[in-house]
């Protein structure tokens, strides 16, 4: 140094051109003498940046950081 992949809540992850989400964690409730498990409801996002297409971009395309993996 070149090829390919990837990046979405704290953590592991789906997910799709027009609503952002699951599970676990936290936090409140309910049950239990207590715990732990269930069960309900809550909190919690810059869709990694900076640009372009588009009426609309997390999702398409280009470049830029970071991580994987391959080749030299």
């Nucleotide at each position: 140094g070149g090829g390919c992949g990837u990046a979405u809540a704290g953590c592991u992850c789906a997910g799709u051109g027009g609503g952002a989400g699951a599970g676990c964690a936290g936090c409140g409730g309910c049950u239990u003498u207590a715990c732990a498990a269930g069960c309900c409801g809550c909190c919690g996002g810059u869709c990694a940046c900076u640009g372009g297409u588009u009426c609309a971009a997390u999702c398409c395309c280009a470049g830029u950081u970071g991580c994987g993996c391959c080749c030299a």
Predicted 3D model of a 72-nucleotide RNA (transfer RNA) from an uncultured Pseudomonadota bacterium. The sequence was found in a public genome assembly. Its mean pLDDT, the model's own confidence on a scale to 100, is 82. It matches the Rfam family "tRNA". The family's RNA type in Rfam is transfer RNA. Rfam links the family to the GO term triplet codon-amino acid adaptor activity.